[in-house]
Context: one part of a larger RNA
Molecule: small-subunit ribosomal RNA, central domain
Organism: uncultured bacterium
RNA sequence: CUGGGCGUAAAGCGAGCGCGGGCUGAUUUACAAGUUUGGUGUUAAAUGCAUCUGCUUAACAGAUGUAGGCAUUGAAAACUGUAAUUCUAGAGUAUGAUAGAGAGUUUUAGAAUUCAACGUGAAGCGGUGAAAUGCGUAGAUAUGUUGAAGAAUACCGGUGGUGAAGACGAAAACUUAGGUCAUUACUGACGCUUAGGCUCGAAAGUGUGGGGAGCAAAUAGGAUUAGAUACCCCAGUAGUCCACACUGUAAACGAUGAUCAUUAGAUGUUAGGAGAUUUUCCUAGUAUCGAAGCUAACGCAUUAAAUGAUCCGCCUGGGUAGUACAUUCGCAAGAAUGAAACUC
Numbered sequence: 001c002u003g004g005g006c007g008u009a010a011a012g013c014g015a016g017c018g019c020g021g022g023c024u025g026a027u028u029u030a031c032a033a034g035u036u037u038g039g040u041g042u043u044a045a046a047u048g049c050a051u052c053u054g055c056u057u058a059a060c061a062g063a064u065g066u067a068g069g070c071a072u073u074g075a076a077a078a079c080u081g082u083a084a085u086u087c088u089a090g091a092g093u094a095u096g097a098u099a100g101a102g103a104g105u106u107u108u109a110g111a112a113u114u115c116a117a118c119g120u121g122a123a124g125c126g127g128u129g130a131a132a133u134g135c136g137u138a139g140a141u142a143u144g145u146u147g148a149a150g151a152a153u154a155c156c157g158g159u160g161g162u163g164a165a166g167a168c169g170a171a172a173a174c175u176u177a178g179g180u181c182a183u184u185a186c187u188g189a190c191g192c193u194u195a196g197g198c199u200c201g202a203a204a205g206u207g208u209g210g211g212g213a214g215c216a217a218a219u220a221g222g223a224u225u226a227g228a229u230a231c232c233c234c235a236g237u238a239g240u241c242c243a244c245a246c247u248g249u250a251a252a253c254g255a256u257g258a259u260c261a262u263u264a265g266a267u268g269u270u271a272g273g274a275g276a277u278u279u280u281c282c283u284a285g286u287a288u289c290g291a292a293g294c295u296a297a298c299g300c301a302u303u304a305a306a307u308g309a310u311c312c313g314c315c316u317g318g319g320u321a322g323u324a325c326a327u328u329c330g331c332a333a334g335a336a337u338g339a340a341a342c343u344c
Stems, first nucleotide, its partner, number of pairs: 003316004007298002012312001014200004020194004025087002028084004033080002035076009048066007090190001091187004095182004102176007109153001113149008124135002161168002205246006214240002219235001221233002257311006265289010293300002317344003326337004
């Protein structure tokens, strides 16, 4: 290499869209490129392979035959292919319903927090394991009224919902995407996957301009301690928020690629539908258990890690190392691609 694998041992790209490529439903006809099966030619000899023979055997040698390749010429038409025909089971469209924190913009609301002003009031407050730093007679904490600001939306709230993933949670309006169910009707394979490519992509971080209540890396102080560059406490700047632009990574996890088909059940629950309307059934999700089967075991089990099919990605002992070098991207931080010597 072949092979064997990828939930946890090495291994599923973070997710989607998608050109080319690969694969692709049923029917009929034609062709004969692939395919199958003959003939002929050629493939020098030796060699190879098979059978037989000769040296006592073997190696060795001799004889006969031959695989396979190429070219050419017939035949077959199941399968693949190509060109047409027809179809509806895949896929999609229309119609009627319907659920949802799916996305974007704008506006509004009420709790809480902090700050400010004024009133009451008078010595403490705060914090901890205990304290101290800190705040407070220039009147704090507490309490009442009023105002300002920013951020987040209690209850409902749920192994509930939506989204491709990241993720999404107050209310209303507007704009917008996808799903599910039901009924017939329509299109007629229009499908699946996808190298490269493009798009989206938590948090942190970066640039410019805003904003800044609370929280809070850094930093400073107080404690603790042998020390304490920590854990605890008092402060507190970037940041967290918004707009625009970058970054492109996460235990981006179900550590489980996408799609299709087949294979016991049971119990919840969400959405829609049917029905004899308390029971039941169908479809689409979501969750727990469990049969066969699988698995090294744990476990998985119609939402498969079972049984098959198609396409893509990835793995091939540990360390060195996700390092070096180089290239591409980036403002930078860095990201992507990614070794070897040596060593066990």